[in-house]
Molecule: RNase P RNA; transfer RNA
Organism: Firmicutes bacterium UBA3567
RNA sequence: GGAGCAGGUCGGAUGGUCGCAAGCACAACCUUUCAAGUUGUGCUUGAGGAAAGUCCGAGCUCCACAGGGCAGGGUGCUGGGUAACACCCAGUGGGGGCGACCCUAAGGAAAGUGCCACAGAAACAUACCGCCCGGCACUCAAUUGGGUAUGUUAAGUGCAGGAUGAAGAAGAAACUUGGCGUACCCAGUUGAGUGCCGGGUAAGGGUGAAAAGGUGAGGUAAGAGCUCACCAGCGGUUAGGCGACUAACCGGCUAGGCAAACCCCACCUGGAGCAAGACCAAGAAAGGGACAUAUCGGUGGCCCGCCGAGUCCCGUGGUAGGUCGCUGGAGGUGGCAGGUAACUGUUACCCUAGAUAGAUGACCAUCCAAGACAGAACUCGGCUUACAGACCUGCUCUCUAU
RNA sequence: GGCGGCAUAGCCAAGUGGUAAGGCAGAGGACUGCAAAUCCUUUAUUCCCCAGUUCGAAUCUGGGUGCCGCCU
Numbered sequence: 001g002g003a004g005c006a007g008g009u010c011g012g013a014u015g016g017u018c019g020c021a022a023g024c025a026c027a028a029c030c031u032u033u034c035a036a037g038u039u040g041u042g043c044u045u046g047a048g049g050a051a052a053g054u055c056c057g058a059g060c061u062c063c064a065c066a067g068g069g070c071a072g073g074g075u076g077c078u079g080g081g082u083a084a085c086a087c088c089c090a091g092u093g094g095g096g097g098c099g100a101c102c103c104u105a106a107g108g109a110a111a112g113u114g115c116c117a118c119a120g121a122a123a124c125a126u127a128c129c130g131c132c133c134g135g136c137a138c139u140c141a142a143u144u145g146g147g148u149a150u151g152u153u154a155a156g157u158g159c160a161g162g163a164u165g166a167a168g169a170a171g172a173a174a175c176u177u178g179g180c181g182u183a184c185c186c187a188g189u190u191g192a193g194u195g196c197c198g199g200g201u202a203a204g205g206g207u208g209a210a211a212a213g214g215u216g217a218g219g220u221a222a223g224a225g226c227u228c229a230c231c232a233g234c235g236g237u238u239a240g241g242c243g244a245c246u247a248a249c250c251g252g253c254u255a256g257g258c259a260a261a262c263c264c265c266a267c268c269u270g271g272a273g274c275a276a277g278a279c280c281a282a283g284a285a286a287g288g289g290a291c292a293u294a295u296c297g298g299u300g301g302c303c304c305g306c307c308g309a310g311u312c313c314c315g316u317g318g319u320a321g322g323u324c325g326c327u328g329g330a331g332g333u334g335g336c337a338g339g340u341a342a343c344u345g346u347u348a349c350c351c352u353a354g355a356u357a358g359a360u361g362a363c364c365a366u367c368c369a370a371g372a373c374a375g376a377a378c379u380c381g382g383c384u385u386a387c388a389g390a391c392c393u394g395c396u397c398u399c400u401a402u
Numbered sequence: 403g404g405c406g407g408c409a410u411a412g413c414c415a416a417g418u419g420g421u422a423a424g425g426c427a428g429a430g431g432a433c434u435g436c437a438a439a440u441c442c443u444u445u446a447u448u449c450c451c452c453a454g455u456u457c458g459a460a461u462c463u464g465g466g467u468g469c470c471g472c473c474u
Base pairs, nucleotide, nucleotide: 001398002397003396004395005394006393007392008391009390010389012367013366014365015364016363017362018361020046021045022044023043024042025041026040027039028038029037048373052384053383055382056381057380058379059378060273061272062271063270067304068303069302070301072269073268074267075266076265077091078090079089080088081087092106093104094103095102096101107264108263112262113261114258115257116256128205129204130201131200132199133198134197135196136195137194138193139192140191141190142189143188144187145186146185147184148183149182150181151180152179153178154177155176156175157174164170213231214230215229216228217227218226232254234251235250236249237248238247239246240245277324278323279322280321287314288313289312290311291310295309296308297307298306331350332349333348334347335346336345337344338343368371403473404472405471406470407469408468409467412426413425414424420457428444429443430442431441432440450466451465452464453463454462
């Protein structure tokens, strides 16, 4: 110098003019007077880090002081923080990155049910191809024994006084036994192949997102955790840790995935929401009908319980106002103490919108980097989402120079 | 301000883990002398958008966008 990571702060500034809202003070009007109201003047104050989405959790209010059960909903590694949480902090396991660091809905799949399309033999217990064993049938080859035919050879017998041959033809061989050989047939043995049947095998092939732990060696008929080594997973023991968990050793060798499917386990959970609700003022309406204490309503999932005693309809009439709730609060900032931290305790200081048709705006001047996302509506703690740009702190990787 | 619901083709819509039915409209063709009607063929590839769970998401979960309804 470049590329990044984590955390934090700010998010136009200053001045002027004219407006708006609230509060206070004063004055005027109204009123017999006061109060209230209206108008005017002056002073003070007047949007955010997200005021947003309304996604969680609370306060507050009403319904029992929120009670019991079922259903439903939520949360889901461990320990802590907190009023509470699905938030935060610190850790564990898993994943990503060279790293600073980041992500993580992360209980249970040997409780049960369900699903796993297509493909594939089989999606959770099966055999398609393949490998191996056995049986049967067929084919081929080799071999053994027997038979027939034939060749050759040895011995013997017979033969031109004619063997052999069906023979008149031909004319020297023929027969027996043994040896050797060839061809065929029968029977057997062995081997190979093909087909069928029975069995073994999950090593290999193929299908798939996923296929019965992975790799290697031994072993076997072929194979297989069948055996062994290492790795992964499960269980147990010991040690460490509050715990999640980690390490070592041992064991049997193995259990598919999905619970952001039903479900099981543990814990939490009543409902509605400031248009909640309370009060005041104004107005009004009696009447008729129906049901009823075994009823109706409060109670907005249901039952019980509790509370109240009328409720509904017809018909007819009235209101669309005011006050409170409303902003000083689990408030903020600084110091000190405890804690790794979130946070807690204590102390000093500070007060900073509160409308109800709904206020924050417009213009001008100067400056710069030329101003993004966006505006309170009961309040607070979080989360999520949107956001131009500027600044600060700590850290990582890399390049160059010394 | 508070509370609830919906989003699938140009329109109406089914589908709720396994390659998105159907109707209307549109386009092309057949029939016809020409039309209408009828018949045949065809049209989603970003199921409002972005992430996640899963082998696989229109469907389940979280976040966002747009629209609709209720309150006194």